[in-house]
Molecule: transfer RNA
Organism: Candidatus Bipolaricaulota bacterium
RNA sequence: GCCGAGGUAGCUCAGCCGGUAGAGCACCGCCCUGAAAAGGCGGGUGUCACCAGUUCAAAUCUGGUCCUCGGCA
Numbered sequence: 001g002c003c004g005a006g007g008u009a010g011c012u013c014a015g016c017c018g019g020u021a022g023a024g025c026a027c028c029g030c031c032c033u034g035a036a037a038a039g040g041c042g043g044g045u046g047u048c049a050c051c052a053g054u055u056c057a058a059a060u061c062u063g064g065u066c067c068u069c070g071g072c073a
Base pairs, nucleotide, nucleotide: 001072002071003070004069005068006067007066010025011024012023013022019056027043028042029041030040031039049065050064051063052062053061
């Protein structure tokens, strides 16, 4: 340099043939306890990497940029 995959919650990842953004773990509050652990109840904590375009509507489609991983040279 070329090709491919990927970037979504603190972490690991779903959601990607457009229509209010989710799961597990972690975390926070409360209950329970003499106090903890465990357990129960509740809470999503988010600029969907960034910029622009299409659309009534974009995490999702289109173009560009950045970053990570893999392959070829």